[in-house]
Context: one part of a larger RNA
């Protein structure tokens, strides 16, 4: 010098605490663990593994296992010899092969050549095998924590100290005083992106605002004022007043204002720590297979199933279920798509196909809300799992293993023990809606709006964090 402390002082943080909703019970979804298997690929393991990689295993994918095959290969560059490529039929599980047919292309210096096939030789190819504890790169995590450090100077023989530590403030090592410091850099902030007021600018969306038409639909004929969309701009700076304060920096309270003290939110993560995490996204040292640890097919496996644990969806009901009617959104995505009316099935859905490369046409019906009827407290008109028939729709193929409709079937569950998590405002609760990936498969993830709370005395004590000692 740092770390540690059931030392001490100051602080802060959904860290207690005040509340509100879960989770721990029940059902199924899903990841894990363990056990099974021929295999149940492989990696992630307090916090910071465990709806994670995987934004999507039925074959593909696949990296695993059984079984058939192949050996310069499925990929890449060189040599040498033959042929154009290529195409279809038909046996086999298929790869691969065996049979049979079709086809002769491109420029041209007529020797050959480019591109693609076949054959052979080797140098090589290849490998999701192995080390992440050789490593790049990329990630998580302490922590959006307020801190990491340097040059000169000065003090100490020295290791190091000093700045950075005091007194005040702040979210901030943020400002100010004062001071052997004086100064600087990384981080703080800000700049950048949304999102909340206003003005210009524009008008293939909106407006009937005003004015005419109207099949009553911004539909037209019009208009550029609202709305909106996107461009540029003004806006907020403790600027302004009035206390507190060291005459400071700040603070508390009001003015004005659409927004007030960082206005909300995202992006950004300092020097480092955990031989974190990844050789399985890439990259790559070494060592390790090279007729197999490489490659190709077909089926299975990855979806087992006594159990355990995590994350989530549906619930246990009346603030409710169920049937009629009725309103009001934002943000995406659509040519191998989105697919409207109409006609047909109770339904999943089909059939024909307007219109759209999309502020124009579709997805698309928003839910929760409101109106009014029934149910009357029960294992039920609650819940909704299992099974059974029937079908739909994707797709070469729905047995192993898809999602969805219909008719029946109706389990468990009456609010969860110990313990445990998440949230401070348009938040928690709660209602729907869209996207990625995708033929098809979300209760998962990421995006979007509506309805809309309660509570914080306070820092004693848990946890983690910081400065001084």
């Nucleotide at each position: 010098u740092g770390a540690c402390g059931g030392g001490g002082g100051c602080c802060c943080g959904c860290a207690c605490a005040a509340g509100c909703g879960g989770u721990g019970g029940a059902g199924c979804a899903u990841g894990u663990g363990g056990u099974u298997u021929a295999a149940u690929u492989c990696g992630a393991u307090g916090c910071a593994a465990c709806g994670c990689g995987a934004a999507g295993a039925a074959c593909u994918u696949u990296a695993c296992c059984u079984a058939c095959c192949c050996u310069u290969g499925a990929c890449a560059u060189c040599c040498u010899c033959g042929g154009a490529a290529u195409c279809c039929g038909u046996c086999a599980a298929g790869a691969u092969g065996g049979c049979g047919g079709a086809g002769u292309g491109c420029a041209u210096u007529c020797g050959g050549g480019a591109a693609c096939c076949g054959a052979g030789a080797g140098a090589c190819a290849g490998g999701u095998g192995c080390u992440g504890c050789a490593u790049g790169g990329c990630u998580g995590u302490c922590g959006u924590c307020a801190g990491c450090u340097c040059g000169u100077g000065u003090u100490g023989u020295g290791a190091a100290a000093u700045g950075u530590u005091g007194g005040g403030u702040u979210a901030a090592g943020u400002c100010c005083c004062g001071u052997a410091a004086c100064g600087a850099g990384c981080g703080c902030a800000a700049c950048c992106c949304u999102u909340g007021u206003c003005c210009c600018u524009a008008u293939u969306u909106g407006c009937c605002a005003g004015c005419g038409a109207u099949u009553c639909g911004g539909u037209c004929g019009g208009g550029a004022a609202c709305u909106c969309u996107a461009g540029g701009g003004a806006g907020a700076c403790u600027g302004c007043c009035g206390g507190u304060g060291a005459c400071a920096a700040a603070c508390c309270g009001g003015a004005g204002g659409a927004a007030g003290g960082u206005g909300g939110g995202g992006a950004c993560g300092a020097c480092g720590u955990c031989a974190a995490g990844u050789c399985a996204u890439c990259a790559u040292g070494g060592g390790c297979c090279u007729u197999a640890c490489g490659g190709g097919u077909a089926g299975g496996g990855c979806u087992a199933c006594a159990c355990a644990c995590g994350u989530g969806c549906u619930a246990c009901a009346a603030u409710g279920g169920u049937c009629a009617g009725u309103a009001c959104a934002a943000a995406g995505g659509g040519u191998u798509g989105c697919g409207a009316a109409c006609u047909u099935g109770c339904g999943a859905g089909a059939g024909u196909g307007a219109g759209c490369c999309a502020a124009u046409c579709c997805c698309a019906g928003a839910a929760a809300g409101c109106u009014g009827a029934u149910c009357u407290c029960a294992g039920u008109c609650c819940g909704g799992a299992u099974c059974g028939g029937a079908g739909u729709c994707u797709g070469c193929a729905a047995c192993u293993c898809g999602a969805c409709u219909c008719c029946g079937u109706g389990a468990a569950g009456u609010c969860g023990g110990a313990a445990u998590c998440g949230c401070u405002a348009g938040u928690a609760a709660u209602c729907g809606u869209g996207a990625a990936u995708c033929a098809g498969a979300a209760u998962g993830u990421c995006a979007c709006g509506g309805u809309g709370a309660a509570u914080a005395c306070g820092u004693u004590c848990c946890c983690g964090g910081g400065c001084c000692u």